[in-house]
Notes:
Predicted 3D model of a 595-nucleotide part of an RNA (large-subunit ribosomal RNA, domain I) from a Candidatus Zixiibacteriota bacterium. The prediction has a mean pLDDT of 82. NCBI's taxonomy places the organism under Bacteria, Pseudomonadati, Candidatus Zixiibacteriota.
Context: one part of a larger RNA
Order: sequence, then structure tokens, then C1' cells
RNA sequence: GGCAUGCGGUGGAUGCCUUGGCACAGAGAGGCGAUGAAGGACGUGGUAAGCUGCGAUAAGCUUCGUCUAGGUGCAAACAACCUUUGAGACGGAGAUUUCCGAAUGGGAUAACCCGGCGUCGUGAGAGCGGCGUCAGCGGCAACUGAAUACAUAGGUUGUCGCGGCUAACGCAGGGAACUGAAACAUCUCAGUACCUGCAGGAAGAGAAAACAACCGUGAUUUCCUCAGUAGCGGCGAGCGAACGGGAAAGAGCCUAAACCGAAUGGCGUGUUAAAGAUGACAGUCGUUGCGCUUUCGGUGUCGUGGGAUUCGAAUUUGGUUUUUCUGUCAGAGAACCGAGAAGUUACAAAUCAGUGGUUUAGGUGAAGCAUGUGGGAAAAUGCGCGGUACAGGGUGACAGCCCCGUAACCGAAAAGCCAUUGACUUCUUUUUCGAACUCCCGAGUAGUGCGGAGCACGUGGAAUUCCGUAUGAAUUUGCCGGGACCACCCGGUAAGGCUAAAUACUACUCUGUGACCGAUAGUGAACCAGUACCGUGAGGGAAAGGUGAAAAGAACCCCGGGAGGGGAGUUAAAAGUACCUGAAACCGUAUGCCU
Repeated sequence: GGCAUGCGGUGGAUGCCUUGGCACAGAGAGGCGAUGAAGGACGUGGUAAGCUGCGAUAAGCUUCGUCUAGGUGCAAACAACCUUUGAGACGGAGAUUUCCGAAUGGGAUAACCCGGCGUCGUGAGAGCGGCGUCAGCGGCAACUGAAUACAUAGGUUGUCGCGGCUAACGCAGGGAACUGAAACAUCUCAGUACCUGCAGGAAGAGAAAACAACCGUGAUUUCCUCAGUAGCGGCGAGCGAACGGGAAAGAGCCUAAACCGAAUGGCGUGUUAAAGAUGACAGUCGUUGCGCUUUCGGUGUCGUGGGAUUCGAAUUUGGUUUUUCUGUCAGAGAACCGAGAAGUUACAAAUCAGUGGUUUAGGUGAAGCAUGUGGGAAAAUGCGCGGUACAGGGUGACAGCCCCGUAACCGAAAAGCCAUUGACUUCUUUUUCGAACUCCCGAGUAGUGCGGAGCACGUGGAAUUCCGUAUGAAUUUGCCGGGACCACCCGGUAAGGCUAAAUACUACUCUGUGACCGAUAGUGAACCAGUACCGUGAGGGAAAGGUGAAAAGAACCCCGGGAGGGGAGUUAAAAGUACCUGAAACCGUAUGCCU
């Protein structure tokens, strides 16, 4: 020095465990914010560094409920206190809520500095302090008001709104490249990633100028299929429908125009008392008239075309009052009562009350003892009991009957949500048919040329849709579509608007589940983690769980300066806080053998 064996050290694998994660499902909620958010800074405790809570009323204040004997958070000890006159804990409502932050009186290197105005306190005064208020932009209203006469711009005040944050889902405006094509340019990746704007609990879409095919369907959306089909495509790589069928859900409406009426709206025109004031007669008034236009109200909304106007016919839920320049008659209109209908998700729109349900605390809740073993019984043995409860967890080993629970049942002063009833609000008093063929039926629109985009469709024979540019119709005997185009035929009615559900998502709350993980796994993070640390910065980003049933965490003695150790003691066991188990590498020591 090597090998072997024993005994140790070191080390932290393995086993067991789980407070933490992961995924999914079902409900809820789907927002917060100038009444100052999200997120922070600094404070705040008897002692107080951190976390948590809270805000100068500062681990809290008030009140209303629930609950019950203890309590002063994590977190011990001491001190001092609170509490059956109900503390502490849990829930509803409220008060307080420094400073920064959209940050908003002005400024600034966030958590700081400096002001104006009003008012109050203090002070001899200067001053100091408390409270309130003072950003910008947009809408509306009023007042004011230049150049410049009317006016307008501008200004002032009041009032309402906006601003910022937020996981995914949504719509829109912009919009790559790597890559694939075995290179690469059209193409693909992909209208993806990303940037921006805006919104909602969903968004968007939506009541046919749609499809279909000579049969028919009847808004939109989503799913299955049609179908990897028809097609598109350097006909390469690839891209990729629709009709039809089956399901989920189901809901339809309002306007523009024609026509009528009103306006102490506007412009023009008009007196030669003409025109006009519902009709007739009589009076009276009179620029009230007429044309165009604006605003409001009525009417009206469709494709077997519809509506308006005029005429005719039929029909109706009643009554009262009143007005239309005056009187009478006729006709028409308005208001009120009654009757009927509907309604706040569209079709108008708000609020309140009652009742029921539900959410935010909770409550009741069955039934077991003994023996021996053991540190300990829930295991074993013996004899029982409950069960609408033998889900689960805890308890000194494995518990239906010890504890918490579980099945089942019960519960809210207050607030929210949902449903329903009523109040309340609104509507209905005409509607239908026929004829006339006078009027209306969304214009710089549709279409067309050129240039693009989007449609599964790359310009193609390229329809349909959208944009730019240049042009530019028709009004129902009209117009658009049915994949160039034409004819016939069929379908529809553009150029205004609203609309629930079925669909997408989950930062957040609750409940439940797992042939999901079990500390190099599972979140980066089971532990004071987006921390320590790194980086000028954007940003990157760890390691680190386990004594024991209970601290019973080793009094006392000895060696030692201490650390540490030896006794003693605790414990079932030292498992001794470098603490469960304690593998290997590695380092020793003892013995044997070899050299």
C1' cells in the first nucleotide's frame, strides 16, 4: 500500500408522511375607480425586528344578529388587563381611513416641497395650526361677450360624464418573420404572434334586395354531418367550402317617405279687403293667407307588394264633460270615468311595498363497555347497541357507537340577488273589404371604368361583398339576385335602426372529485418566494419540509476558557432541537491475509 470482515464518522439516497400544488366538474360572481381604485410608502402593540391585521379613533371604534367561557393574532414568557351587565370568535350594516399612486391647487428625483381662496383656533404682532375648496377634456344649460352693426370666437358659473386598474374570452384598426415548399420569389406559416382602440358579462351576428331548383325552406348563433367532398393551388407545398340532413335554442320589432295637424320657428311673397278662419246661414276677426324650409305630434312599415289620398260598403265595449272666433244644426277632435290588454332583455320608462325562495353567521344531530398485552388500545378476546348517519378527519397502534363531523331536519335583526303579487306606467274606442291609379316606398346611393382587399376561390370565364378613384340610374309597367353574359322562369325588396336564448372564457368565491404529484416530484414558490441573490436596465431568479404521544427540550455532579463530552435524570425509544428512517461515494479504526 492492497483485499476482506467488524465497529464508527461523514453524507442525505430510500421508505413512510403532507400543511402545498395540478386537473376537472357543478354552482356563484363576472368587475373595482374622482364618495379617490389596483398597488404601495410610512406608521400602529406594555415590551415588538419580521409576517398578518389596522390607519393619528391605527392587531382596532359603533350598531344589529349568531355563538358560549374564556380572551389580549403568528408566538413563548413576563407585566397589566377584558369577560355571563355576554368578552373573545363569526357574519350584516356603518364610522374612521396619514402620505404616494389616474393623482386632479402648483411643482417634484413616487410616498416630498410650495401655494391661492373661504372659515375657525391661537398669538401683542409677525406668524403658526385645523377644516373645506382650487387639474384637464367632453356634453348640456344659463349669463356674458371682441375685432365688427346683428352675430360669432372667447370668457364665467352651474350640472352631468370621462380619465386609471384588471386573468381569459369579444369586436375593430394595423400587422411580421423564422418555418414549409427538402433551394426560392407567387404561395405557406397567418390575418397567427405582436402593437393599438373599445366594450360586455358575454361580445359579435340577426328578422331575407337569403337559399333552393320548377319541389320546397323561412332571422341569427353554436354543435354533429355533408367532407378532406366540390373546388382553389409555381395544379407544387398546401389551402379547403356550401347546399342538404340531424340537433341546441327560439321572438320578433321600431323608423324614413307620401298625407294631416301644431309652433309667440325661419325665409320669401301678398292687401286692389282678394285669399283665410271645418260645412251651411248670419255675423265677426283679419295678414292670421300662400310657397319653401326647420322642429314636434299623428299616420305608416310591406313582397299572395305595402302605404298615403279620394270615393263606396260593412262593422264596433259603454258613459259624461268640453273645445274648435260667436249663435243654431251637422260633422270631426280632445279630456275624464268605466271596461279590456300589455309592460321594464328589443318593441316607452322609473320607483315602491308585500310574500316566497336563495346567499352572506349558525343550530339539533343515534349508538360501548369490560378483560389481558402494551408507554399508549382504536388491535386481540368477550358480551352489546345505533344506522335516512359504515363519507371523511382527529384522538399515545387499525374507532359506526371517544371528539369533530356525516344522514336527516331547522335557522336571519341586517344587506344583496331571484321569483311572484300589487301599487305604478303605457296602450286600445275603430277595424276590414272593394274601386280609382293621383302620390310615397331610404341618392352622390345602386351600377359602371380603373386600382386593391375579402370571399375555400392566387384574375381566372369570376358572380356575390367591401374600400380608394373617376363617373353615375330607376320608384312597382320599378329594382336586386339565382357564379361571366342574354332570354324565359323562380326568389327577394338594398342603400335607417333595435333585439333575449342556445355559444366563448375564468383573475375571483363556494362545494366536490381524481387508475394526478408527494419535497431533484407537484406551481418558480408546501418553509416569511417572485424572497435572497445577479443585472445600469428591460429582465433573470434559487436553495430550503419531518424530535417526540406530550418539551417531559436533559435539574444536579465531573473534565473544559468555551464548544463539546462523561455521569445522573426524562422518554416506549435519545429520537437531544446539526433531532424519523439513515443507502452509496468518501474518511477512519481494529483484526486477518498478501506484498
It matches the Rfam family "Bacterial large subunit ribosomal RNA".